[in-house]
RNA sequence: AGAGUUUGAUCCUGGCUCAGGACGAACGCUGGCGGCGCGCCUAACACAUGCAAGUCGAACGGAGUUAUUGUGACAGAAUCUUCGGAGGAAGGAAUAAUAACUUAGUGGCGAACGGGUGAGUAACGCGUGAGUAACCUGCCUUAGAGAGGGGGACAACAGUUGGAAACGACUGCUAAUACCGCAUAAGCCCACGGAGCCGCAUGGCUCUGUGAGAAAAGGAGAAAUCCGCUUUAAGAUGGACUCGCGUCUGAUUAGAUAGUUGGUGAGGUAACGGCCCACCAAGUCGACGAUCAGUAGCCGGACUGAGAGGUUGAACGGCCACAUUGGGACUGAGACACGGCCCAGACUCCUACGGGAGGCAGCAGUGGGGAAUAUUGCACAAUGGGGGGAACCCUGAUGCAGCGACGCCGCGUGAAGGAAGAAGGUUUUCGGAUUGUAAACUUCUGUCGCAGGGGACGAUAAUGACGGUACCCUGUAAGAAAGCACCGGCUAACUACGUGCCAGCAGCCGCGGUAAUACGUAGGGUGCGAGCGUUGUCCGGAAUUACUGGGUGUAAAGGGAGCGUAGGCGGCUUAGCAAGUUGGACGUUUAAUCUAUGGGCUUAACCCGUAGUCGCGUUCAAAACUGCUGAGCUUGAGUGAAGUAGAGGUAAGUGGAAUUUCCAGUGUAGCGGUGGAAUGCGUAGAUAUUGGAAGGAACAUCAGUGGCGAAGGCGACUUACUGGGCUUUAACUGACGCUGAGGCUCGAAAGCGUGGGUAGCAAACAGGAUUAGAUACCCUGGUAGUCCACGCGGUAAACGAAGAAAUACUAGGUGUUGGGUGCCAAAGGCAUUCGGUGCCGCCGCAAACGCAAUAAGUAUUCCACCUAGGGAGUACGUUCGCAAGAAUGAAACUCAAAGGAAUUGACGGGGACCCGCACAAGCGGUGGAGCAUGUGGUUUAAUUCGAAGCAACGCGAAGAACCUUACCAAGUCUUGACAUCCCCCUGACCGGUGAGUAAUGUCACCUUUCCUUCGGGACAGGGGAGACAGGUGGUGCAUGGUUGUCGUCAGCUCGUGUCGUGAGAUGUUGGGUUAAGUCCCGCAACGAGCGCAACCCUUAUCCUUAGUAGCCAGCAUGUUAUGGUGGGCACUCUAGGGAGACUGCCAGGGACAACCUGGAGGAAGGUGGGGAUGACGUCAAAUCAUCAUGCCCCUUAUGACUUGGGCUACACACGUGCUACAAUGGCGUAAACAAAGGGAAGCGAGCCUGUGAGGGGGAGCAAAUCCCAAAAAUAACGUCCCAGUUCGGACUGUAGUCUGCAACCCGACUACACGAAGCUGGAAUCGCUAGUAAUCGCGAAUCAGAAUGUCGCGGUGAAUACGUUCCCGGGUCUUGCACACACCGCCCGUCA
Repeated sequence: AGAGUUUGAUCCUGGCUCAGGACGAACGCUGGCGGCGCGCCUAACACAUGCAAGUCGAACGGAGUUAUUGUGACAGAAUCUUCGGAGGAAGGAAUAAUAACUUAGUGGCGAACGGGUGAGUAACGCGUGAGUAACCUGCCUUAGAGAGGGGGACAACAGUUGGAAACGACUGCUAAUACCGCAUAAGCCCACGGAGCCGCAUGGCUCUGUGAGAAAAGGAGAAAUCCGCUUUAAGAUGGACUCGCGUCUGAUUAGAUAGUUGGUGAGGUAACGGCCCACCAAGUCGACGAUCAGUAGCCGGACUGAGAGGUUGAACGGCCACAUUGGGACUGAGACACGGCCCAGACUCCUACGGGAGGCAGCAGUGGGGAAUAUUGCACAAUGGGGGGAACCCUGAUGCAGCGACGCCGCGUGAAGGAAGAAGGUUUUCGGAUUGUAAACUUCUGUCGCAGGGGACGAUAAUGACGGUACCCUGUAAGAAAGCACCGGCUAACUACGUGCCAGCAGCCGCGGUAAUACGUAGGGUGCGAGCGUUGUCCGGAAUUACUGGGUGUAAAGGGAGCGUAGGCGGCUUAGCAAGUUGGACGUUUAAUCUAUGGGCUUAACCCGUAGUCGCGUUCAAAACUGCUGAGCUUGAGUGAAGUAGAGGUAAGUGGAAUUUCCAGUGUAGCGGUGGAAUGCGUAGAUAUUGGAAGGAACAUCAGUGGCGAAGGCGACUUACUGGGCUUUAACUGACGCUGAGGCUCGAAAGCGUGGGUAGCAAACAGGAUUAGAUACCCUGGUAGUCCACGCGGUAAACGAAGAAAUACUAGGUGUUGGGUGCCAAAGGCAUUCGGUGCCGCCGCAAACGCAAUAAGUAUUCCACCUAGGGAGUACGUUCGCAAGAAUGAAACUCAAAGGAAUUGACGGGGACCCGCACAAGCGGUGGAGCAUGUGGUUUAAUUCGAAGCAACGCGAAGAACCUUACCAAGUCUUGACAUCCCCCUGACCGGUGAGUAAUGUCACCUUUCCUUCGGGACAGGGGAGACAGGUGGUGCAUGGUUGUCGUCAGCUCGUGUCGUGAGAUGUUGGGUUAAGUCCCGCAACGAGCGCAACCCUUAUCCUUAGUAGCCAGCAUGUUAUGGUGGGCACUCUAGGGAGACUGCCAGGGACAACCUGGAGGAAGGUGGGGAUGACGUCAAAUCAUCAUGCCCCUUAUGACUUGGGCUACACACGUGCUACAAUGGCGUAAACAAAGGGAAGCGAGCCUGUGAGGGGGAGCAAAUCCCAAAAAUAACGUCCCAGUUCGGACUGUAGUCUGCAACCCGACUACACGAAGCUGGAAUCGCUAGUAAUCGCGAAUCAGAAUGUCGCGGUGAAUACGUUCCCGGGUCUUGCACACACCGCCCGUCA
């Protein structure tokens, strides 16, 4: 930083999509470790259980425990004993004192902090900056002053008593730092005075006089003293209130508001205030968006972004609000109070039914909801908080641990060597390639792990939950540790198999219908990596809401036009001010974050220092610009004066032409209308024509990209009233200007209302036509309406698809219109200037088209409008309207485009030009009949397959009885009918004989090799195993090759240059000309290539060379006759080489060209006739069955062999032909003239024979010698006489011939007999322009045989072409286009 996607391609507009980053995330697959963070986004849903706010005995009276001591009832041990006792230890009720401790209650402080949540809130709630002279503040700090002397109670406690309980009630006793008077008052407060100082106003401060009022508590200690208490002032901290600015969406929410706005007074508060109340006034807010509705905690920040911005408000920090829902106050310095009180509601629990208890949005935890979010852990060791003098106590704040890859960061899963490039996998053109130094293997290391040992900082003396943790040392063994997504393009990475528009994929384009790099799997690869993908959301890319940084002629978008309010913007000179603006200083901008730079954890994440940043405010300064104020100016604007053009507007009047109707005359059969007709009118007299009358509407010529108007619009003439413009002048005003949201006015046609009018025209309607239909186009009629007056309506492609002013500036040329000025040689011309209206054109702009002083150029100002297409200018709501409707104006859903300009083609029942048997002019056919042949269809065991408009259908097939043959039935073979390789056996193979069969297969027999180093080899057959053979099986839409077609049409391209942003254009277009892109001329083109033409073959004329098998003029000879013979090569002919034709010559036309027309000469004249030759390409045209070939399929069969059948079927339909329908003919007789071919498994003469097809026999000929071979039409003579015939020959019968192994299915021919349809063919349709059509026969290929087909050959031999309007096809130019699969297109509606 961009990319994909609209098109055949291009440029643009424009949407959609992707690549990036982020997350309190969730889901899928996978999962080694550690550090630091984070973890109910949903139900402000309901909560079991435990804990989360207590502390002080140094405030107080009690109660109690312990210790010591004293007394001590009781009790009496050891020891002694005279046994009587002495002795008196330990113990010990009780009591007293002392000390230590515990604490229910009174009392003090705390509980208003800390912790949670985001429901509400659009607000002074929050942020920021100010203010309070309108305020409060416990504990804390500083300073001043003080604490004298009294009093009465209430808990606890004791007793009685109620209740199930919670909890009370009564009587009595008692203490205090609990409570209440009295005294005192420096200072404080209040009232009334005086003086001074200060302030932005109200006002504040200091000093002072008089009067009134209000304080206090003690405790510890041996004491010092300490801690408390009261009052005042100040500070600090914390709060309260007020204000400026900022803070989401909707106008389809436009008016809201009665305590509402203000005043006076009283009350209330810490304090100001309608905060509350009484009275008075009628205000206040609002398009600078009030009110209403919806949504939302706000911020520091976080994410993203180049930035400006956009989105967001988890965690951490500040503020606010809330604590089951709603309301209320109490206490207190502080609450209207999460773990306080009262009331009400819902819910839950207890109950003895009378009553009671509760509030996890504290930490854990449970249920529920949900895609989804953790432990009923440890500790107060640290940091902090509450209480206390302290020790200490409390602290789910906090510090830690646990769970979770939820995120960020770091580390690891080994390192080096190692080619037989192993095995295996995948693939393959079978050679290999790849996985891959990867593995194995060798050597090494120890992060991590495991085991053992030591062992912190956090705490400077003690105290450690974390924790025997971090970290360190030793040992150990490569050991426990890799996945996920992707691989058609965007986007890095490709092959195989499977599947076959199925299964599936997909973010967009899209992929999949038998060769899928896009589906699934595998191999390989790419990316990231303890993660990887998917989904969701946000920003980015998107300049796709454009402040930075967009647009509106045609892509979405200029309001139909004007006037004008608010607002925005605004000429020249000068003075002042300092609001904007610029600069300096200061304050603030919490911390964290961020950026820069240092430091600490091994590094990093993370943590800790230092510095920096917008904004707001205060103050000082500057004065250019904007602004404000003052003074002036005239050029903007306006007024005056002098002129001037005009369909500008309104009203009244006037006019002629025309249509129609009426009256009258003339006049007679039609008129009218159309593409052609009909309806209609007309003998009751139309149309036509003449005269007169009536009435309405519109104003020909002039008339003009001429005029006027803001637009809509305005057209006979005259008059009246009236608006605006322009020119000149420079007397007046002195910025008075521009634009213009709302608003107001005007606003074509159609339409609506009321009343008139109505000649013509004419929706609706009627009739006639057209048509498949015709609710249309055409015709005949015809009502609203069109006209007038007054209203309504308010829209148009209201368009220059172009807002205005305007305003200014920026080359020219040429028309036209209204004025002015100057000059000249003056009916005029030239130059210049102002205003309007056109065309061309430069710069510039534009996607291009185009615009271009009348801008779509360069700048400035203001308004309106646009943000993908469809849905839709639709629905709902509102406003307006009599209605019709107009204005405003969405969403759901759906698509990946919709669109603009230009390009190349194709196309057009668009245009221009040209060509072709394309039409026309002609000749002959097809379509009707019979037959032949091909196809469809049907049938069948099979009727093998292919070809399908032209360009399939007498086509592949130049020839199906078997074979062919691919099809069917039946019978056989399985390394095979055919090829290569290996092993064994044999000596064959070939040939012959036989058996058997429907036939092949099968079986038997006979005959029989070569070389040799004797091992064997060559060759062939048989047998065997496997590689393989084989396939006319599929795919012509996987292919090569070949072919058809447009089309023998004149086209198709390239290089360089030039033009265009580009696709492309130019060249190749234009003027002529040609059969031709053939040639000439011109030209930003110059050249070139493939095509055209020519070169090639053939034919037409001549010359020359050569004459055998050809020929015979002359010479000779012979014959019945024949080039038969000698001879010759003159001629014909044959086949080699040449010549000839080139617009070369002449005339005219044309541009002095190309060329055309005519002529001469010539065998031939303008490419002489014919052939071969087929550009770039089109049709996924045809062919896998000529051949070749990829892939797929079959492999005792989809291969191979054999017999028989079929391809020859037959109700029918079509194509192509043959023969006919007859007299231009049929038949008979006799007679004449070709060309081109073929011939040895061949052509086969003469001769004999048969009615004939043929047969017999065989001369000659490998052929200019012989043969096929007779040419036929024709001409001559004869006959038939218009008929289903002496036409026509189908069909059938009989008898034959030939080929062949074999003519039944299923051949051809012959003879005799039979003698069908058919009498010239509907709609339609084909061929042909000269040696052509038509007609006549001949030959050849294939082939044993089998043409009416095909390919050739000659004979006879026409008609017509005015011409290019039309049909078909083609070419060039141009135009339109929403087509590009290209009109057999695209596309609309209805129905399913």

A computed fold for a 1392-nucleotide RNA from an uncultured bacterium, annotated as small-subunit ribosomal RNA. RNAcentral holds the sequence, with entries from ENA, Greengenes and SILVA. The prediction has a mean pLDDT of 83.